[in-house]
A computed fold for a 531-nucleotide part of an RNA from a Flavobacteriales bacterium, annotated as large-subunit ribosomal RNA, domain I. The source organism's lineage runs through Bacteria, Pseudomonadati, Bacteroidota, Flavobacteriia and Flavobacteriales. The RNAcentral record of the full RNA draws on ENA and SILVA. Its mean pLDDT, the model's own confidence on a scale to 100, is 84.

Context: one part of a larger RNA
């Protein structure tokens, strides 16, 4: 020096555990904000660095309800206190709520500085930003924040095409604006095809079909069928009336413009208008009364003993019981009957919902006639160049906006994939519309052939912390004594508050706080063998 064995040190793997995560389901909610939000700064405790709570009324104040013996958060200890005159705690409602922040009196390097007006002054309090509506005062509204979902505007590239330019990626990512609990769409100028359907959206099929496509890569319908859910309406105009202004007049009026009220809403055309008739039926915001239900903390809630082992019984053995409860968690090992609970039942404030009755703002129909009037204009359409449609200019219909043009008026107009005719369908150029479908920041209840501390969130722990960066931003590590602190009084060695040895606690200290288990590397001590 090597190997082996034994015993240690070291180290943290592994096993077990879970306080935290991940994904999903049901229900509820889907917003907060000038009555000052979200988010912060600074304060606030007897002592107080952090977290939590709270706001100069500051780990809190008031009322009501619950609850019933302890309490002064995490968080021990000490001190000082509170509590049967009902505290702490839980629920609901209220008060207070510094400064910054949309931040809004002016300024500003956020949490700071400096004002003015009102009452004689001071203190205190209140007011004083901007924009929109409005003639204006007063007033009302807006502004900012928020995870995804939704609509609109702007809009890439990598990539694919085995290169690349049309094309693709993709109207995606990203940026901007806006709204809602959903959004958007929506009541045929639609489809269809000689038969018919009857708003929209979503799901399944049709179908990777028809098409489109440097006919490459790729892109990719519709009709129709089956489902889900169903709901339809209102204006503009004609006509009638009113207000105000202007014009005109024979001074009675008439006309024009604007505004308001009535009327009216259709495509087998409808309406105005004229005549006749009816004032029916149904719906209905809302209000009142009554009843019922839901609704917080919370309350009731069945049934077990013994023996032995053991530190400890819930495990074993013996004998029982309850069950509308044998979900689960805890308790010194494994508990239906010990604790918390569970099934079931009860409770009730704010508040909500439903039903019934009454009132009820309002809304809601007919028949006939067809002379006249109305039925959305810089619109439809056209040309040019674009965009959207599955459809890349193509034979290219249809839709959208731009430039230039530019109709008809019900004897009218549009569409049916160039175009024409016949035929069929429909009525544009105004508007609203529940449900069925998208999402989940946050809440409650639950589930898992999900993870179990290098996993699962970055974060089980003072985590978006420490730390790094001028900044945008980046971003950790770190869980486990024991059933209970019973956390080792006292003694000895020692400079010692280090460390160790006794003693003591404990089932165990080879559980001693660097604390469950404690692998390997690595480092020792002893013994044996070899060199």
């Nucleotide at each position: 020096g090597g190997c082996a064995u034994a015993c240690g040190g070291g180290g943290a793997a592994u096993g077990c555990c879970u306080a935290g995560g991940c994904u999903c389901u049901g229900c509820a909610a889907g917003g907060c904000g000038a009555a000052g939000a979200a988010g912060g700064a600074c304060g606030u405790g007897a002592u107080a660095a952090g977290c939590u709570g709270c706001g100069a009324a500051a780990a809190g104040c008031c009322g009501c309800g619950g609850g019933g013996a302890g309490g002064u958060g995490c968080a021990a200890a000490u001190a000082a206190c509170c509590g049967a005159u009902a505290a702490u705690c839980c629920g609901c409602g209220g008060a207070u709520a510094u400064c910054c922040g949309a931040a809004u009196g002016g300024g500003g390097c956020a949490a700071c500085c400096c004002a003015c007006c009102a009452u004689a002054u001071a203190a205190a309090u209140g007011g004083u930003a901007c924009c929109u509506c409005g003639a204006a005062a007063c007033g009302a509204g807006g502004a900012g924040c928020g995870a995804a979902c939704c609509c609109u505007c702007u809009g890439a590239a990598c990539u694919g095409a085995a290169a690349c330019a049309u094309c693709u990626a993709a109207g995606u990512a990203a940026g901007a604006g806006g709204a809602g609990g959903a959004a958007g769409a929506g009541a045929a100028a639609a489809c269809a095809a000689c038969a018919g359907u009857g708003a929209u959206a979503c799901c399944g099929c049709a179908a990777g079909u028809a098409g489109u496509g440097g006919c490459g890569a790729g892109c990719g319908a519709a009709c129709g069928c089956g489902g889900c859910a169903c709901a339809g309406c209102c204006c503009a105009a004609a006509c009638c009336g009113g207000a105000c202004a202007c014009g005109u007049u024979u001074a009675g009026g008439c006309g024009u413009a604007u505004c308001c009220g009535g009327g009216g809403u259709a495509g087998u055309a409808g309406g105005a208008c004229u005549g006749c008739g009816a004032g029916a039926u149904a719906c209905a915001a809302g209000u009142a009364u009554a009843a019922a239900a839901a609704g917080a903390a919370c309350c009731g809630g069945a049934a077990c003993g013994g023996c032995a082992u053991g530190g400890a019984a819930a495990g074993g053995c013996c004998g029982u019981c309850c069950g509308u409860a044998g979900a689960a968690g805890g308790u010194g090992a494994a508990a239906g009957a010990c604790c918390u609970g569970u099934a079931c039942g009860g409770g009730c404030a704010a508040u909500u919902u439903u039903u019934a009755u009454a009132c009820g703002c309002g809304u809601u129909a007919g028949c006939a006639g067809u002379a006249u009037c109305c039925u959305g204009a810089g619109u439809a359409g056209g040309u040019c160049g674009g965009g959207g449609c599955a459809c890349g200019a193509g034979a290219a219909a249809c839709c959208c906006a731009g430039a230039c043009u530019g109709a008809a008026a019900c004897c009218g107009g549009c569409g049916g994939g160039a175009c024409c005719a016949c035929c069929c369908g429909c009525c544009a150029a105004g508007g609203c519309u529940a449900a069925a479908c998208a999402c989940u920041c946050a809440g409650c209840a639950g589930a898992g052939a999900c993870c179990g501390a290098u996993a699962g969130u970055g974060a089980a722990c003072a985590a978006g912390u420490a730390c790094c960066g001028u900044g945008a931003g980046g971003g950790a590590a770190a869980g486990g004594u024991g059933a209970a602190a019973a956390g080792a009084a006292c003694c000895u060695u020692g400079a010692a508050u280090a460390a160790a040895g006794g003693a003591g606690u404990g089932a165990a200290a080879a559980a001693g706080a660097c604390c469950c288990u404690g692998a390997a590397a690595c480092c020792g001590u002893a013994u044996g063998c070899c060199u």